Background:
This is a predicted structure of an 82-nucleotide RNA (Glycine riboswitch aptamer) from Anaerolineaceae bacterium UBA1363. It was read from a public genome assembly, where an Rfam model found it.
RNA sequence: CCGAUGGGAAGAGCCCUGCUUGUGCAGGCACCGAAGGGGCAAGCCGACUAUGGUGAAACUCUCAGGUAAACAAACCCUUAAA
Numbered sequence: 001c002c003g004a005u006g007g008g009a010a011g012a013g014c015c016c017u018g019c020u021u022g023u024g025c026a027g028g029c030a031c032c033g034a035a036g037g038g039g040c041a042a043g044c045c046g047a048c049u050a051u052g053g054u055g056a057a058a059c060u061c062u063c064a065g066g067u068a069a070a071c072a073a074a075c076c077c078u079u080a081a082a
Base pairs, nucleotide, nucleotide: 006077007076008075013029015028016027017026018025019024030067031066032065036063037061038060039059043054044053045052
């Protein structure tokens, strides 16, 4: 540094229509950001036809995911093996 297992963990419509009976599918409008993914600052390098290269996130975009509960969940704690 990585990390099975276990624990904590927010946000947003239990929306509407159709099929349909299965934690379903299709469509519609409205939302959320903390799986994953995309984008960029200062700085540094360069200045080769340089408006170039590199460069982070919990910022930002909302592709994906999600909007009762459950599941999931960045991050934090614990931790076997490697």